This is a predicted complex of two RNAs, RNase P RNA and transfer RNA, with 455 nucleotides together.
RNA sequence: GCGGAUGGCUGGACGGUCGCGCGGGGGCAUCCCCGCGAGGAAAGUCCGGACUCCAUCGGAGACAUGGCGCCGGGUAACGCCCGGCCGGGGCAACCCGAGGGACAGCGCCACAGAGAACAGACCGCCCGUGGGAAACCAUGGGUCAGGGUGAAACGGUGGGGUAAGAGCCCACCGCGGGACGGGCAACCGGACCGGCACGGCAAGCCCCGCCAGGAGCAAAGCCGAAUAGGGAUUUCGCGCCCACGGGCAGGGGCCUCCUCCCCAGAAAUCCGGGUUGGCUGCUCGAGCGGUGGUGCAAAUCACCGCCCAGAUGAAUGACCGUCGAUGGCGAUUCUACGGGGUCGCCGGGACAGAAUCCGGCUUACAGGCCAUCCGCACUC
RNA sequence: GGGCGCUUAGCUCAGCGGGAGAGCACUGCCUUCACACGGCAGGGGUCGCUGGUUCAAUCCCAGCAGCGCCCACCA
Repeated sequence: GCGGAUGGCUGGACGGUCGCGCGGGGGCAUCCCCGCGAGGAAAGUCCGGACUCCAUCGGAGACAUGGCGCCGGGUAACGCCCGGCCGGGGCAACCCGAGGGACAGCGCCACAGAGAACAGACCGCCCGUGGGAAACCAUGGGUCAGGGUGAAACGGUGGGGUAAGAGCCCACCGCGGGACGGGCAACCGGACCGGCACGGCAAGCCCCGCCAGGAGCAAAGCCGAAUAGGGAUUUCGCGCCCACGGGCAGGGGCCUCCUCCCCAGAAAUCCGGGUUGGCUGCUCGAGCGGUGGUGCAAAUCACCGCCCAGAUGAAUGACCGUCGAUGGCGAUUCUACGGGGUCGCCGGGACAGAAUCCGGCUUACAGGCCAUCCGCACUC
Repeated sequence: GGGCGCUUAGCUCAGCGGGAGAGCACUGCCUUCACACGGCAGGGGUCGCUGGUUCAAUCCCAGCAGCGCCCACCA
């Protein structure tokens, strides 16, 4: 110098005029002053919580359903983060992985192919018998070494062996088991043993382990206004039984019981009616910054400092001036022809915008800056 | 703001992980004097898009995009 990897920050600046929302203060003639006023994603609503209500209400557990899944740690919690292991990619820095179980069981593996899961003789090879002069043909067997099909063919290479072959035998590799050693663990190494038995799919059902009651601030509570406090259906208290699924029973008129009818109350759901107001929740919080301790790190602890939007048909803006990252055009100049310097003019910044609040993930994002590291080339 | 669902031919919809289909519509031929009806034949697909799992994806999983539905309070 070129190319690349990782982590982080930023994502227009300054000034003037007018305006908007919230809070505070002064005047109280409705005006003035002060402070604050979007984001790293406010987004998608994909996870996890806080908070509120409902259900259970004595606690625990189970079924169903959904989710998670190497190991250790962090955290309020997590499907997140950090560190490690294993597998894959890259020369490397580094990156990627939904990464438990396929000897608990069921299911699927289309087409092609002889055969697709405790497999398979289509061609080929070899042996016997018969025919034939021979080539060869017929028939009975042996054989999975070779051809061919496929995503996948029941270990691979070499040698021995054999009628031809075959883990049939041997060496190495792979595979399975494994005394022992290291590590908290995942896992790693491995004397020795086994002739090979155990294909793939669980983001198919499923098994194992762990987690989860349901709904969501339009939750929920209070005040006010208005309307037809109307209609339909279902259920009901004390208790009793139980095979835990339920069953009997069930206010008043009604007096001992049953049926029918009528009346009243409460709750739930649906239909119909009215309103589209205000307040609380509502923003100080698992908060932000700095220093120090512990830790490889994620984080955590202690001390000090700070207050940082709360709108609701929904504020956070408009205009002007100066500068400006970057871009385009023209002139001039240097050149190792890739491009660079100077001057002038034009233009002027990505994705996007809070809505109860936090912790993450994912997605969108023009450009700029910083730090660390890797490869190649050159110079000293 | 919050909670759900859907996307397959021009339209309405089916669709066990191995061939993309049905009805209506469209085109041609037959039938008719002509049209309709009917009969025969045919064309037409980024299975919304992008990745992943798998030998193989409309189907299983994830992320985007588009469309649709529901949720207020009072008596």

Rfam match: Bacterial RNase P class A. Gene Ontology terms of the family: ribonuclease P activity, tRNA processing and dimeric ribonuclease P complex. The family's RNA type in Rfam is ribozyme.